[in-house]
RNA sequence: UGCAGUCGAGCGGGAUUACCGGGCAACCGGUAUGAGAGCGGCGGACGGGUGCGUAACGCGUAUGCAACCUGGCUUAUGCAGGGGGAUAGCCCAUGGAAACGUGGAUUAAUACCCCAUAGUAUUAUCGAUUCGCAUGGAUUGAUGAUUAAAACUUAGGUGGCAUAAGAUGGGCAUGCGUAGGAUUAGCUGGUUGGUGAGGUAACGGCUCACCAAGGCGACGAUCCUUAGGGGUUCUGAGAGGAUAAUCCCCCACACUGGGACUGAGACACGGCCCAGACUCCUACGGGAGGCAGCAGUGAGGAAUAUUGGCCAAUGGUCGGAAGACUGAACCAGCCAUCCCGCGUGCAGGAUGACGGCCCUAUGGGUUGUAAACUGCUUUUCUACACCAAGAAACAUCCCGACGAGUCGGGACUUGCCGGUAGUGUAGGAAUAAGCAUCGGCUAGCUCCGUGCCAGCAGCCGCGGUAAUACGGAGGAUGCAAGCGUUAUCCGGAUUUAUUGGGUUUAAAGGGUGCGCAGGUGGGGAAAUAAGUCAGUGGUGAAAUGCUGCCGCUUAACGGUAGAAUUGCCAUUGAUACUGUUUUUCUUGAGUAUGGUUGAGGUAGGCGGAAUGUGCAGUGUAGCGGUGAAAUGCAUAGAUAUUGCACAGAACUCCGAUUGCGAAGGCAGCUUACCAAGCCAAUACUGACGCUGAGGCACGAAAGCGUGGGGAGCGAACAGGAUUAGAUACCCUGGUAGUCCACGCUGUAAACGAUGUUCACUCCGCUGUUUGCGAUAAAACUGUAAGCGGCUGAGCGAAAGCAUUAAGUGAACCACCUGGGGAGUACGAUCCGCAAGGUUGAACCUCAAAGGAAUUGACGGGGGCCCGCACAAGCGGAGGAACAUGUGGUUUAAUUCGAUGAUACGCGAGGAACCUUACCUGGGCUUAAAUGUAGUCUGCAUGGGGUGGAAACACUCCUUCCCUUCGGGGCUGGCUGCAAGGUGCUGCAUGGUUGUCGUCAGCUCGUGCCGUGAGGUGUCGGGUUAAGUCCCAUAACGAGCGCAACCCUUACCGUUAGUUGCCAACGGGUAGAGCCGGGGACUCUAGCGGGACUGCCACCGUAAGGUGGGAGGAAGGUGGGGAUGACGUCAAAUCAGCACGGCCCUUAUGUCCAGGGCUACACACGUGUUACAAUGGCCGGUACAAAGGGCAGCUACACAGCGAUGUGAUGCUAAUCCCUAAAUCCGGUCCCAGUUCGGAUUGGAGUCUGCAACCCGACUCCAUGAAGUUGGAUUCGCUAGUAAUCGCGCAUCAGCCAUGGCGCGGUGAAUACGUUCCCGGGCCUUGUACACACCGCCCGUCAAACCAUGGGAGCUGGGGGUGCCUGAAGUCUGUGACCGCAAGGAGCGGCCU
Repeated sequence: UGCAGUCGAGCGGGAUUACCGGGCAACCGGUAUGAGAGCGGCGGACGGGUGCGUAACGCGUAUGCAACCUGGCUUAUGCAGGGGGAUAGCCCAUGGAAACGUGGAUUAAUACCCCAUAGUAUUAUCGAUUCGCAUGGAUUGAUGAUUAAAACUUAGGUGGCAUAAGAUGGGCAUGCGUAGGAUUAGCUGGUUGGUGAGGUAACGGCUCACCAAGGCGACGAUCCUUAGGGGUUCUGAGAGGAUAAUCCCCCACACUGGGACUGAGACACGGCCCAGACUCCUACGGGAGGCAGCAGUGAGGAAUAUUGGCCAAUGGUCGGAAGACUGAACCAGCCAUCCCGCGUGCAGGAUGACGGCCCUAUGGGUUGUAAACUGCUUUUCUACACCAAGAAACAUCCCGACGAGUCGGGACUUGCCGGUAGUGUAGGAAUAAGCAUCGGCUAGCUCCGUGCCAGCAGCCGCGGUAAUACGGAGGAUGCAAGCGUUAUCCGGAUUUAUUGGGUUUAAAGGGUGCGCAGGUGGGGAAAUAAGUCAGUGGUGAAAUGCUGCCGCUUAACGGUAGAAUUGCCAUUGAUACUGUUUUUCUUGAGUAUGGUUGAGGUAGGCGGAAUGUGCAGUGUAGCGGUGAAAUGCAUAGAUAUUGCACAGAACUCCGAUUGCGAAGGCAGCUUACCAAGCCAAUACUGACGCUGAGGCACGAAAGCGUGGGGAGCGAACAGGAUUAGAUACCCUGGUAGUCCACGCUGUAAACGAUGUUCACUCCGCUGUUUGCGAUAAAACUGUAAGCGGCUGAGCGAAAGCAUUAAGUGAACCACCUGGGGAGUACGAUCCGCAAGGUUGAACCUCAAAGGAAUUGACGGGGGCCCGCACAAGCGGAGGAACAUGUGGUUUAAUUCGAUGAUACGCGAGGAACCUUACCUGGGCUUAAAUGUAGUCUGCAUGGGGUGGAAACACUCCUUCCCUUCGGGGCUGGCUGCAAGGUGCUGCAUGGUUGUCGUCAGCUCGUGCCGUGAGGUGUCGGGUUAAGUCCCAUAACGAGCGCAACCCUUACCGUUAGUUGCCAACGGGUAGAGCCGGGGACUCUAGCGGGACUGCCACCGUAAGGUGGGAGGAAGGUGGGGAUGACGUCAAAUCAGCACGGCCCUUAUGUCCAGGGCUACACACGUGUUACAAUGGCCGGUACAAAGGGCAGCUACACAGCGAUGUGAUGCUAAUCCCUAAAUCCGGUCCCAGUUCGGAUUGGAGUCUGCAACCCGACUCCAUGAAGUUGGAUUCGCUAGUAAUCGCGCAUCAGCCAUGGCGCGGUGAAUACGUUCCCGGGCCUUGUACACACCGCCCGUCAAACCAUGGGAGCUGGGGGUGCCUGAAGUCUGUGACCGCAAGGAGCGGCCU
């Protein structure tokens, strides 16, 4: 903005148009047509929309109305006579911007009024009959009073009035059901009832007057919050839980609030009035409006459609009808929003094509028969052609039946959708696939990128350089015109448990008893029939859901029939059980009698010890206290001790796994009172029982109030100590309190962490208390009631419980539902004097918190044991100088790695160049070396020159070898292949190594135990160096470790004697195994022997131990070495090597020169030399082992002070050489910075080497520093060891070697012992630890962020209460004015 009534067959009337007639025309008359508006009737109370309100007779279900109404429709009976005055419209005038009026004149009706008639109507009075659960109803008689009507017509009819009845629709009442909150427990004044009146269609406090004081409530009133209810829908095995879209029923609402009118029906969605908010118009005076109708617009929002067609069908209203109207409805449009169906092709096709991706990469795998290609089909699509059903009627015409307006038949007419569905022909694979996922749950895997970043995530969790988890790709999987995400509901969840859970320790038993209500309850009999069970009747709307059949090609969808609707009501029956009533019984319970027990309770009296104090005596210097002290007390006489006196509190021994009590709790002796349990034997009552929400009572300690008391003890407090501090632990004091009386508090780990009662399972063993029986008896034993321990079945997650149950059952109560927040906040007309108690949340936050048990690890837990672990000793380090390594600093670089033990004389067993990885500078870019294949060449090499620091660049000269002549070798060039990296990651790795630790452990098979993790074995008693062995044993065996086997050393035998040896024999020398010889000895190196607790004594069951026993070279593993279990430390190493990945490629590769790794304020580690007389120096002199040697070791000789040089000899080594020192003998020094010590520096040399400047070693001369035995602390070593002395070797041109690895010489001291420190092993215990105590974890603070509180105030909204005003309207009073009348205007009242 558009759209969402009709009737002219109720009425007055009549615009317009056409025709006829008259008229020149304006116009007039007639006929027909009949628009718009008006009066009147019916309908606008249906249909359509929405869910604000409502926790209610609103809804559902079942009843009732004897307390009611009902237009139109149907049936029946009767009736419609007469009269009247108006009013709209129309006309005239007039106001206003408009909406809308105002006045005058005139007019009709099925509009309105009056009179008449009327009864089975209404009403009043008086009867009769009959019925009902009550009020009462039905039928009927008599008398009186009151109230009706409308016409139109085509003459067929339609309509009107009254009464009775039906049908339909409604109204009212009642039983039952119907959300959450008790941190809402009391609510109520028309409230509850009665009488009367009014009102209503009707009952009723619905309203009013009066009277009474009731009514509701723990079976949840009142209040607050939320919400339309149901059929249904979703889910679930069901029971349930959730839901209230579409369709159907009911209710409520129509801008917000109030109100009535009209009407059969409304307090009325598209009617009226008032108030309010909002929007619009306005001439500012005043008016108009209500989409939660259909479309549509705006706003809000994650989000929801067209301002369409048609009344053809179905239905509705009006009309006699035609018909009109109908955004009801039917259709179409939009939206993959949902449900269903269909398609996007089918068959063949391997060189398994190209491309992509992956890999172990000359190749293979996968995409994949997938494609290409060949053949086929045509649903769908496109084009063309044909073309429905939905339609049967009404009306009209014809015919017929009944018989006078209805029905039946025939003809004809009507299609929004729509030329749609469908059908046919033609064409051609032609037009048609996506989304999510791929770590597990959960079907589906690889590559690349990224590097705790970016990101993912439903839960667990991924991502820190090899991510199947992020992003991309390839592949795969799932579903498919959809697929994922999000939200919500149910399920799984037996995780609110009725079906169907729990409460010792996981959350959970009330602190304990008594007890009202409630719940529940022993045996027999009878009655009843409420519960219960069965049959029948009514109802349980339709739709939905289920089953059968049927219709659209199928399905979705629809039609039809059945069953179902588990419910409610009524009725008939059954009577076992429960209930109710009556009666009865004794076994549950109780009472009586007699005994007996006890720290049971209350009140009083008494007692001794101890402590303290006072007084007095004796007595003298300390006492007291502690880990050690001090404060404190004490010469004014303490402590100690003696006597006397006083005070208060608690009751030694007995005393216990004891006893008593409901629990808390109760302990000297005694008296009184009170209560309880148990036992025995009888008698009595007759279910009187059990439990117990609220309620009542009791209730440790601390605390509070009043008044006493106060010895000891002792919060607070004071002082002294301890300590980094010590508001603590310890000490000295000490106030409340502890004690008594009375009153309060009402809580505890008030615990058996186990509610009360009853019954059963009596598998059992054993101790103890009390009574009774039996007995001569204190033994022993039976029985009852208690208190304990152990162990079965059973139970339990396990630990465990186990007749005193946590077993099996019954009854009742209390309590629990993840952790924290929190037993906190708020509230309480709950309690308390207070402290506080009781009840008891949420926001927020976490993915756990928790229980029981297991294996480890740990403990300033325990037991046992070992180790140079401590102790006992010896010698060192830490102080000095130097060497060397490291840190730090410096530098162009001071390359890199190793960092507690387990790095630091370590990688390095040898940095002047090289090494070398670092720095500076200069070069090279297939570049160094090697191999291979092919081809070419005889270069290259060598010599020389120039530039240069060299590498390198340029250049000159020179020119291969062998040959069987086929060729081969060598060198170089070219080409192809394979570069190189000491760059990163030891937290991607292999290998190797350190350490725990040469500690004695670590495991397996089978069996057994346990739900399981796991245990047992492997523990226990002994023993050992040892998990070594023995015994015992639900274990029996076995493996890796231990030990042994191996090497070496110590003794002997045997074999063999060269280069080794030399006793006897011979030779020989200055001397010498030098020579002949020899194997005896030493020695060498092969093979054997030997040691095993074997023998003896003692101890022991054994294993084994002890012996200053024997024998033996060696004695209990003889000494030493090699040998290192399962594993730990993400231990070390990518720089020894190897290797995955990443990175560099005219450089992070490679060559060269020079420099650096050697720096130097400083700090640390490891060493050397010393500080001296057990020594230094000088002279003389003796004795090894193990190694090495030809670019080597070198005898010997000479030269030099010497390093060394020059000659020369032996040795390829048991042959020659290197080759000892401390020791011993003699001399000297005489305690000092020295004849100690040798650093540093100057000078001169030697050697190696291309080269000793940075930066070598050695020699000689000179110089002669620090240092006089080293703080805290700390290291090594138990016997041929420590200490001390020298020798050799590797590396190596030389050497910064004082280092490392070996060799021998000389050669000690000490070990009581295991308390302590460190490390380790076994058993056991606790644990909140398990990257395992270097663990875990609590609180404050700092910074940042998130949420919240307080806050001078400022401001907005909502509500309550009090007061004032009071609209419309109903009702009502009046109504002198208007009207014939009905009625009205006007003026008041009540109320909101």